[in-house]
This is a predicted structure of a 72-nucleotide RNA (transfer RNA) from a bacterium. Its Rfam family is "tRNA". By type it is a transfer RNA. Gene Ontology term of the family: triplet codon-amino acid adaptor activity. The sequence was found in a public genome assembly. The prediction has a mean pLDDT of 82.
RNA sequence: GGGCCGGUAGAUCAACGGUAGAUCGCAUGCUCCGCAAGCAUGAGGUUCCGGGUUCGAAUCCCGGCCGGUCCA
Numbered sequence: 001g002g003g004c005c006g007g008u009a010g011a012u013c014a015a016c017g018g019u020a021g022a023u024c025g026c027a028u029g030c031u032c033c034g035c036a037a038g039c040a041u042g043a044g045g046u047u048c049c050g051g052g053u054u055c056g057a058a059u060c061c062c063g064g065c066c067g068g069u070c071c072a
Stems, first nucleotide, its partner, number of pairs: 001071007010024004018055001026042005048064005
């Protein structure tokens, strides 16, 4: 330098153009002498950045940035 894959909640990952979710973690309550476990409820997101297409974009297109991998 070139090819490919990836970037979404605190973490690990879903979401095939139509309200962005799951598990763990976190908070509160119930339970317990207390802790843990269990149960219930809840908070938490400018979907890496900038443009474009579209009635509508996490999703499609273009250009960047970062990470991984392969080739040179």